């Protein structure tokens, strides 16, 4: 001096997932704030009960596209797809550093889980959540609103 790993502080990102109080100091209790579910009239719905159930959180849907496969499911089947995996796109979503909006450009995501035959909207009412995972000097322009000197 460079690279990698770990810890701490600070700053920041996705996300509702933050803050405060009490004490028996805990797998504890409560409050504020934010978030989600259920739930009338009215309105809406032809959609479910033998089909191929239906629904929720979330940006995470869809493809009449391409390739491969048969362990699961379906099928009479060695084959195939309504199944599985990969790639390519896509509705939609995030970031590029004080905040909001718009434009341009660039880089990404486009998952996962839950309810259990049941739920449209929905005032009163009612039931829950407050996790987890990452990054570190980070493109410009316009308008607005703030803030500091």
């Nucleotide at each position: 001096u460079g690279c990698g790993c770990g810890c701490u502080a600070c700053c920041g990102c996705c996300g509702a997932g933050u803050c405060c109080g009490c004490u028996u100091c805990a797998c504890g209790c409560g409050g504020a704030a934010c978030c989600g579910g259920g739930g009338a009239c009215c309105c809406g719905u032809u959609u479910u009960c033998c089909c191929u159930g239906g629904g929720g959180u979330g940006a995470a849907u869809c493809g009449g596209g391409g390739c491969g496969c048969c362990a699961c499911u379906c099928u009479c089947a060695c084959g195939g797809a309504c199944g599985c995996g990969c790639c390519c796109g896509u509705a939609g979503g995030g970031c590029g550093a004080a905040c909001u909006u718009c434009c341009a450009c660039g880089c990404c995501c486009g998952a996962a889980c839950c309810c259990g035959u049941c739920a449209g909207c929905u005032a009163a009412c009612u039931c829950g959540g407050u996790a987890g995972g990452c990054g570190g000097c980070u493109u410009g322009g316009a308008a607005g609103a703030a803030g500091g000197a």
The prediction has a mean pLDDT of 76. A computed fold for a 149-nucleotide RNA from Sphaerisporangium sp., annotated as c-di-AMP riboswitch aptamer (ydaO/yuaA leader). It matches the Rfam family "c-di-AMP riboswitch aptamer (ydaO/yuaA leader)". Rfam links the family to the GO terms regulation of gene expression and cyclic-di-AMP binding.